Context: one part of a larger RNA
RNA sequence: GUCAGCGAGUUACUGUCUGUGGCAAGCUUAACUUUAUGAGGUAGGCGUAGGGAAACCGAGUCUUAAUAGGGCGUUUAGUCGCAGGGAGUAGACCCGAAACCGGGUGAUCUAUCCAUGGCCAGGGUGAAGGUAAGGUAACACUUACUGGAGGCCCGAACCCACUUAUGUUGAAAAAUGAGGGGAUGAGCUGUGGAUAGGAGUGAAAGGCUAAUCAAACCCGGAGAUAGCUGGUUCUCCUCGAAAGCUAUUUAGGUAGCGCCUCGUGUGUCACUCUUGGGGGUAGAGCACUGUCUCGGCUAGGGGGUCAUCCCGACUUACCAAACCGACGCAAACUCCAAAUACCAAGAAGUGUUAGCACGGGAGACAGACUGCGGGUGCUAACGUCCGUAGUCGAGAGGGAAACAACCCAGACCGCCAGCUAAGGUCCCAAAUUAUGAUUAAGUGGGAAACGAUGUGGGAAGGCUUAAACAGCUAGGAGGUUGGCUUAGAAGCAGCCAUCCUUUAAAGAUAGCGUAACAGCUCACUAGUCGAGUCGGCCCGCGCGGAAGAUAUAACGGGGCUAAAUCAUAAACCGAAGCUGCGGAUAGAUAUUUAUAUCUAUGGUAGAGGAGCAUUCUGUAAGCCGUCGAAGAAGGACUGAGAAGUUCUUUGGAGGUAUCAGAAGAGAGAAUGCUGAC
Numbered sequence: 001g002u003c004a005g006c007g008a009g010u011u012a013c014u015g016u017c018u019g020u021g022g023c024a025a026g027c028u029u030a031a032c033u034u035u036a037u038g039a040g041g042u043a044g045g046c047g048u049a050g051g052g053a054a055a056c057c058g059a060g061u062c063u064u065a066a067u068a069g070g071g072c073g074u075u076u077a078g079u080c081g082c083a084g085g086g087a088g089u090a091g092a093c094c095c096g097a098a099a100c101c102g103g104g105u106g107a108u109c110u111a112u113c114c115a116u117g118g119c120c121a122g123g124g125u126g127a128a129g130g131u132a133a134g135g136u137a138a139c140a141c142u143u144a145c146u147g148g149a150g151g152c153c154c155g156a157a158c159c160c161a162c163u164u165a166u167g168u169u170g171a172a173a174a175a176u177g178a179g180g181g182g183a184u185g186a187g188c189u190g191u192g193g194a195u196a197g198g199a200g201u202g203a204a205a206g207g208c209u210a211a212u213c214a215a216a217c218c219c220g221g222a223g224a225u226a227g228c229u230g231g232u233u234c235u236c237c238u239c240g241a242a243a244g245c246u247a248u249u250u251a252g253g254u255a256g257c258g259c260c261u262c263g264u265g266u267g268u269c270a271c272u273c274u275u276g277g278g279g280g281u282a283g284a285g286c287a288c289u290g291u292c293u294c295g296g297c298u299a300g301g302g303g304g305u306c307a308u309c310c311c312g313a314c315u316u317a318c319c320a321a322a323c324c325g326a327c328g329c330a331a332a333c334u335c336c337a338a339a340u341a342c343c344a345a346g347a348a349g350u351g352u353u354a355g356c357a358c359g360g361g362a363g364a365c366a367g368a369c370u371g372c373g374g375g376u377g378c379u380a381a382c383g384u385c386c387g388u389a390g391u392c393g394a395g396a397g398g399g400a401a402a403c404a405a406c407c408c409a410g411a412c413c414g415c416c417a418g419c420u421a422a423g424g425u426c427c428c429a430a431a432u433u434a435u436g437a438u439u440a441a442g443u444g445g446g447a448a449a450c451g452a453u454g455u456g457g458g459a460a461g462g463c464u465u466a467a468a469c470a471g472c473u474a475g476g477a478g479g480u481u482g483g484c485u486u487a488g489a490a491g492c493a494g495c496c497a498u499c500c501u502u503u504a505a506a507g508a509u510a511g512c513g514u515a516a517c518a519g520c521u522c523a524c525u526a527g528u529c530g531a532g533u534c535g536g537c538c539c540g541c542g543c544g545g546a547a548g549a550u551a552u553a554a555c556g557g558g559g560c561u562a563a564a565u566c567a568u569a570a571a572c573c574g575a576a577g578c579u580g581c582g583g584a585u586a587g588a589u590a591u592u593u594a595u596a597u598c599u600a601u602g603g604u605a606g607a608g609g610a611g612c613a614u615u616c617u618g619u620a621a622g623c624c625g626u627c628g629a630a631g632a633a634g635g636a637c638u639g640a641g642a643a644g645u646u647c648u649u650u651g652g653a654g655g656u657a658u659c660a661g662a663a664g665a666g667a668g669a670a671u672g673c674u675g676a677c
Stems, first nucleotide, its partner, number of pairs: 001677006011090004016085008026046003032040003050057002060072004093231002096228001100221006111195009120185001122154003125150001129146006158182003162179005197213001199209003234611006244257005259363001260361007268354001269351004273346005283336001284334002289330003293326004300319002302316005367392010397408003412583004417579003423573003426558003432570007444560001450544002454541005461534003471528005477501003482496003507522001510521003584601008612666001614663005622656003631650008
């Protein structure tokens, strides 16, 4: 892991609601007795009257000064069984803690201690002390020898465990190999003994106390508790949520309300339209409150000049209130002011009364994304917080290659029938043609500021047969090397001025150039040529800008110059949508009462309804069964399903219709339990 078996809302009591049965202004017994599923037993309980704290009063009573007002009552149905729903108390649907407490068992492991024993190859170093000699006045001191100290040195046994490799379902629940440390000491070790669970022991690591230690192990309290996780077993039918508000030692829990369901009672409710309302949002505006720019006018301030004892006078490249004119801005501004939304009334239509109240049962109180209106954030986030609508949640089908939330569309069942939606129609892959235009970038099929004689369209403008634009030919001069500056400055370093003349035209020069000149062009002009040319604006489609991480990889692929884009027209394909045919269930409406018509039938949590199967009991001294029961294997048929009937083989002795009753009553999941493989 698979298979088989087992495996989770039970039982008691109390009160509550629904259904059903008995009796009924009454109903009913408990203990107990007994000739015992019978009969008795009326103690007690509930009900028939309430109000008040109570005294007490009573269809009323309480409050109160009150006879006012108000509160609770009065106009009648209960009670006892049985069954079911849910609640409470109990383990209370099942499994699951870590822990807490009590009583015991452990120091054969290990920690420390006590008693008594044992062990430490070999080598090295050479303390104190001693002796002798030297030395001293005597010591001191020196040298040699002797001596054999030490938590001394090297290194086996022994003890340890620093490094590394192997091992890691190991040879081993801590080892093995190669090295490493201590090795006369705070050494190692045998035997016997002592100390224990909030306790011991600890050269202290929360270490160790029998592979268990921030409180051992065993049994018990005990089914501790678990607002937490997991699991919770047959079928079909009807309806069908919520992820909100408020409160909470509350935030992943719970309660009341909102939202779902079932019942009872009432007789509403929604949408559309009309009419009547209040409003201060969007927008807009600047009349207020603020803010903001320019101009004018002009207090005040600053600077300057004159004056100066004081008063002052004049002036301004400054700042500037108020006022005037003009331009803006505002969630906490409003002289204005919508659309919607909201409230009310009225009429008709549509809707299976869809509304409301009371009662039984819930679930839910983690929501998600998208569009729109906002706050927050960076007008960041698959961000976060509100409002509003949709979808998902709880929704399958078609489209978007794939893709809860986007687009289309809401699946009762069947059909090898038809029409459509979104989206598509070259091939993968069902279905397409025609017309007009655009694009040349594979743009289409990713991106900005910005840049560009890409290309198509549009409306204006300049120049142009008195010859434009471009090309070619020729000219492009004189005063003059303008003045100044400068070593020089001659159109062309720089400063100033920028005239006049000859002309068809020619700047006191727009570039290149020279040390300065020179030289080459330009503006400008003529000729040649002969019809358009020039630069701006607006719009369509393109171009550049354009670098990413496993692989082309930014059309789903092939591929496409249309099979791209814009526009027009007519077709077709395309879904569980709609239609057709057949069938099922529910409801409504009609009636001729079993038919017709119409409507409905996605669904998680959850509410309600109807059934199937299993075991046992009665039915049953019945019925089936050796002419073959149950069980096992397979086939056929029937039913909407759970399932049922039957046949064949096996099996070899029991099984059981129907209608009722009672449950250890249905398995795929719980890292479920046991067994097998």